Predicted 3D model of a 400-nucleotide RNA (Bacterial RNase P class A) from a Rhodobacterales bacterium. Rfam family: Bacterial RNase P class A. The family's RNA type in Rfam is ribozyme. It was read from a public genome assembly, where an Rfam model found it. Taxonomically the source falls in Rhodobacterales (Bacteria, Pseudomonadati, Pseudomonadota, Alphaproteobacteria). The coordinates come from a structure-prediction model, not an experiment, and the mean pLDDT is 76. Of the family's consensus pairs, 94% are formed in the model.
């Protein structure tokens, strides 16, 4: 110096003038609203709508079930499919990256073409042995080591042995079992043993562990207003039973009363009812309950609406870390078709061309500063970034 590899910060700055939103403060006005001060007012991803919650409603979210996510340990967190550390398996010469990380022996399925055979297969070209022989070859037995085919051929490499060969025998290496160490574990390491030996793929169905009701701010409450208390059709019931009350009817009494169907109110049964199903348990309705389809009126104000598992920032404990724990101290957009701009000057990063210079730079001229705008908030992935800069690491060169 040059490449590369990771965290991380920033993504225009001033000044002037005219204009916006909400808050607080003063002042005017009966109110509407004027007037003027102060202080604030789009992001790192505000996106994508992919997790996770807070909240809100249905109805306890209790239990199973369907259906869906996850997937090696150990640890942060509300909490997560996330973030920290390790461990195993892949890439890279390394710094670092990725990960689809449980089970193939519960079961089913798949592996086309090629090939002689693709899961306990298999003989195409071959090698060896023996008879034969018309010297081209054919019959029989033996092999699966060589050497085609394929993405993958039922363990390599060397030796020995053998008609030739084969874990046939041996060393090593692999694989499968594993005392015992070491680590919380995942895992490593391993003395000894071995029949030397039945393949991938579950990001194929599946079985295992563990998590999960749904539906969303357009949730949801509240006011005001209008309408058609609207119309048709279906499913289940439409009955039975207790207490009261009890004169309008009705029966009894001379009379006071009494008695009783309808009717009334209450309890109860049947039966229905809700945001996957089913079942408990609670609720509501209960002589009604519900579900479909057609028409009608509301499209208006207000809350939800922003001060939180907050963010930054010090300090100081604990921890490899990711976090926590403490003590202080700052800081805050809330719109409602939807604000934070516009426009003049000047600087400024960058790049081109010119001129002056060894460079560094100056000086003029021209283009021009990426991705891209809250809508309930919050943690996180993932995606898209012109331009600058910081830190820490690796690797090749080179000088000292």
């Nucleotide at each position: 110096g040059c490449g590369g590899a990771u965290g991380g910060c920033u993504g225009g700055a001033u000044g002037a003038u005219c204009g916006c939103g909400g808050g607080c403060a003063g002042g005017g006005g009966c109110a509407a609203c004027c007037c003027c001060g102060c202080a604030c007012g789009a992001g790192g991803a505000a996106a994508g709508u992919c997790c996770g919650g807070a909240c809100u409603c249905c109805a306890c979210a209790a239990a199973g079930c369907a259906c869906g996510g996850u997937g090696c340990c150990g640890g942060g967190u509300a909490a997560c499919g996330c973030c920290c550390g390790g461990c195993u398996g892949g890439g890279g010469c390394a710094a670092c990256c990725c990960a689809a990380g449980g089970g193939a022996u519960a079961g089913c399925g798949c592996c086309a073409c090629a090939g002689a055979g693709a899961a306990c297969a298999g003989a195409c070209c071959g090698c060896c042995g023996c008879u034969g022989u018309c010297c081209g070859c054919a019959g029989c037995g033996g092999c699966a080591a060589g050497g085609g085919u394929g993405a993958a051929a039922c363990g390599g490499u060397g030796g020995g042995g053998c008609a030739a060969g084969a874990g046939c025998c041996c060393a090593c290496c692999g694989c499968g079992g594993g005392a015992c160490u070491g680590g919380c574990a995942a895992c490593a390491g391993g003395a000894c043993c071995g029949g030397c030996a039945c393949g991938g793929c579950a990001a194929g169905c599946c079985c295992c562990a563990c998590c999960g009701g749904g539906a969303g701010c357009a949730a949801u409450g509240c006011c005001a207003a209008a309408u058609a208390g609207g119309g048709g059709c279906c499913u289940c019931g439409c009955g039975c039973g207790g207490c009261g009350u009890g004169u309008g009817a009705u029966c009894c009494g001379a009379c006071a009363g009494g008695a009783u169907a309808u009717c009334c109110g209450c309890c109860a049964c049947a039966g229905g009812g809700a945001u996957g199903c089913u079942u408990g348990a609670a609720c509501c309705c209960g002589a009604g309950a519900g579900g479909c389809c057609c028409g009608g009126g509301u499209u208006g104000g207000c809350a939800g609406c922003u001060g939180g598992a907050g963010g930054c920032g010090c300090g100081u404990c604990g921890g490899u870390a990711a976090c926590g724990g403490c003590g202080g101290g700052u800081c805050a957009a809330g719109a409602g078709g939807a604000a934070u701009g516009g426009u003049c000057a000047u600087c400024c990063a960058u790049c081109c061309c010119a001129u002056g210079g060894c460079a560094a730079c100056a000086u003029g001229g021209g283009g021009g500063g990426a991705c891209a705008g809250a809508a309930u908030c919050c943690g996180g992935c993932u995606u898209a970034c012109a331009g600058g800069c910081c830190a820490u690491c690796c690797g090749c060169g080179c000088a000292u």